[in-house]
Context: one part of a larger RNA
């Protein structure tokens, strides 16, 4: 000087309290430990591993295991020699990798050669092998907490201090005022995107007030540049005005104005550093180790097992509910070996046709709500697991081990012990809808979008993180 304390003082923080919905009990999915296995690939493990890397495991992927092949090798490329055009099309053996083998087939040059394949030797390979406690980049975490430091100057024998303390204040080492320190930098914040208001400006695929014209209807057409909306440029909030406390920085206020009020709401952005924190399986590297195998093809099989134990999830357990039946409103995003509109046929999945769109043009395409009807507390017309059959589709191919119709079956579950988790508002609960990845798909996951839209904060003693000052 830190760091610790069941030491003190200030102080914030969904930390607790006040609410609201969940886990912790069923079945299911999904990761993990175990435990099986010939292998169940490897990593990640308290907070900061466990729907995590994996934004898609049938085959590949694929590292793993069993079997069967290669050995300058799957692929780049150097030298040397030898041989053939290149390349097409078969045969036979075989799970396939491979292997063995037939037929047709040459440009340019007077020629040496040169193109392109192979064979063979040689020099470079290859290694998802180990070491994250040898490295780089990247990350996670304290933490979007308010800190970390530095030049001069003072002070100390140093080691270090002072600034950075102290009072007042803020979300903030944000200000103010005071002060042996003056004053700087990283971080705060502000500039970036994003959303709420108004303006100008520009109309096409958007729009549709007037004016025509048309249709069962529709901006559907002429036409407008008014509104909507889509770009783009501006402007707009500064505690700036009022009152009140204050020396000031501020603080207060059903205060005025205003779409918006004191960081207006969300977001990118993470100082100096701590966990020898994680990754050598994403890449990129030192050292070590394999080299007819730790390399490299192919077939098939595992990464999907299964007494059991967590973690995260989806679906219930019903009447704010289930079932039929009409009937309404978005955003954001995709779309050519693609989205499909529309008719047919199928109870459905889904098939056959047809027709728009390289998309503000066309399509993908809402559901919770709303009105009707039923049902009346029951393991039920609640719940929907497992199991049976008959089918679609996507694929080279659904048995190990894919989704999805239909019909039949009809488990547990009556709200879930200690115990623990998210959330302060367009936020929680609740509803649907999109994309990556992807042939399909274990998607109940990950990341977005809108649609309805609540409840509580006395307050800071407590628990638990975390600043700052003291103290042993």
């Nucleotide at each position: 000087u830190g760091a610790c304390g069941g030491g003190g003082g200030c102080c914030c923080g969904c930390a607790c309290a006040a609410g609201c919905g969940g886990a912790g009990g069923a079945a299911c999915a999904u990761g993990u430990g175990g435990u099986u296995u010939a292998a169940u690939u490897c990593g990640a493990u308290g907070a900061u591993a466990c729907g995590c890397g994996a934004g898609g495991a049938a085959c590949c992927u694929u590292a793993c295991c069993c079997g069967g092949g290669c050995u300058u090798a799957a692929a780049u490329u150097g030298c040397a020699a030898c041989c053939g055009a290149a390349u097409a099309u078969g045969g036979c053996g075989g799970a396939a990798a491979c292997g063995c083998u037939a037929u047709a087939g040459c440009u340019a040059g007077c020629a040496a050669u040169a193109g392109c394949g192979g064979u063979u030797g040689u020099g470079a390979a290859g290694g998802u092998g180990c070491u994250g406690c040898a490295u780089g980049g990247u990350u996670g975490u304290c933490g979007u907490c308010a800190g970390c430091u530095c030049g001069u100057g003072c002070c100390g024998u140093g080691a270090g201090g002072u600034g950075u303390c102290g009072g007042c204040u803020u979300a903030a080492g944000u200000g103010c005022c005071a002060u042996a320190a003056c004053g700087a930098g990283c971080g705060c914040a502000a500039c970036c995107c994003u959303u709420g208001c108004c303006g100008a400006u520009a109309g096409u695929u958007a729009c549709u007030a007037a004016c025509a014209g048309g249709u069962u209807a529709u901006g559907c057409u002429g036409a407008g540049g008014a509104c909507u909306c889509u770009g783009u440029c501006g402007g707009g909030g500064c505690u700036g005005c009022c009152a009140u406390c204050g020396u000031a920085a501020g603080a207060u206020g059903u205060g005025a104005g205003g779409a918006a009020g004191g960081u207006g709401g969300g977001g990118a952005u993470g100082a100096c550093g701590u966990c020898a924190a994680a990754u050598c399986a994403g890449c990129a590297c030192g050292g070590c180790c394999c080299u007819u195998a730790c390399g490299u093809c192919c077939g098939g099989g595992g990464c999907u097992a299964c007494a059991c134990a967590c973690g995260u999830g989806u679906u219930a357990c019903a009447a704010u509910g289930g079932g039929g039946g009409g009937u309404a409103c978005a955003g954001a995003g995709g779309g050519c070996u693609g989205c499909u509109a529309c008719c047919a046929c199928g109870c459905a999945a889904g098939u056959g046709g047809a027709u728009g769109c390289c998309a503000a043009u066309c399509c993908c395409a809402a559901a919770a709500a709303c009105c009707u009807c039923u049902c009346u507390c029951a393991g039920u017309u609640c719940g929907g697991a497992u199991u049976g059959a008959a089918g679609u589709c996507u694929g080279c191919a659904a048995c190990c081990c894919g989704a999805c119709u239909u019909c039949a079956u009809g488990a547990a579950g009556c709200u879930g012990g200690a115990u623990u988790c998210g959330c302060u508002a367009g936020u929680a609960a609740u509803c649907g809808c999109g994309c990556a990845u992807c042939a399909g798909c274990c998607a109940c996951g990950g990341c977005g979008c809108g649609g309805u839209g609540a409840a509580u904060a006395c307050g800071u003693u407590c628990c638990c993180g975390g600043g700052u000052c003291u103290u042993g």
RNAcentral holds the full RNA, with entries from ENA. A computed fold for a 472-nucleotide part of an RNA from an uncultured bacterium, annotated as small-subunit ribosomal RNA, 3' major domain. Rfam family: Bacterial small subunit ribosomal RNA. Its family is annotated with ribosome and structural constituent of ribosome in the Gene Ontology. The coordinates come from a structure-prediction model, not an experiment, and the mean pLDDT is 84.